[in-house]
RNA sequence: CCCCGUUCUCAGGGCGGGGCGAAAUUCCCCACCGGCGGUAUGCAGCGCAAGUUGCGAGCCCGCGAGCGCCUUCCUUGCGGAAGGGUCAGCAGAUCAGGUGCGAUGCCUGAGCCGACGGUCAGAGUCCGGAUGGAAGAGAACGGGC
Numbered sequence: 001c002c003c004c005g006u007u008c009u010c011a012g013g014g015c016g017g018g019g020c021g022a023a024a025u026u027c028c029c030c031a032c033c034g035g036c037g038g039u040a041u042g043c044a045g046c047g048c049a050a051g052u053u054g055c056g057a058g059c060c061c062g063c064g065a066g067c068g069c070c071u072u073c074c075u076u077g078c079g080g081a082a083g084g085g086u087c088a089g090c091a092g093a094u095c096a097g098g099u100g101c102g103a104u105g106c107c108u109g110a111g112c113c114g115a116c117g118g119u120c121a122g123a124g125u126c127c128g129g130a131u132g133g134a135a136g137a138g139a140a141c142g143g144g145c
Base pairs, nucleotide, nucleotide: 002144003143004142005141006140007139008138009137010136016030017029018028019027031125032124033114034113035063036062037061038060042055043054044053045052046051058112059111066090067089068087069084070083071082072081073080074079094110095109096108097107098106116128117127118126
């Protein structure tokens, strides 16, 4: 260094201006935001070099919370609680040109997307479940040694 175990810590951003209206941060015009791992032709550092370190995709691959579903319990019923965690299912969205051996990742341009419940009116941005959970990241200790 690598592998395993235990414990601990951390782990999501965004409505500003205008319009209509009795009412909208929900509609319309302009604006704003982008979790985690992987991939790497970009950028930066180190090195004479081979190389190496860090960063690098919302829409490429995968994951996460959520909804659903299933199980058990409670309920006349509506429904509620606990558990499972992929189990039916939902779980979004990118093209064109350029460069290049190679790009859905770089450069230029133009697009597109965003759980559930609530609401004087329809929500990626407000409120709520959530002082929750979690993809994962890191640290300490022990073991393989």
Molecule: FMN riboswitch aptamer (RFN element)
Organism: Neoaquamicrobium microcysteis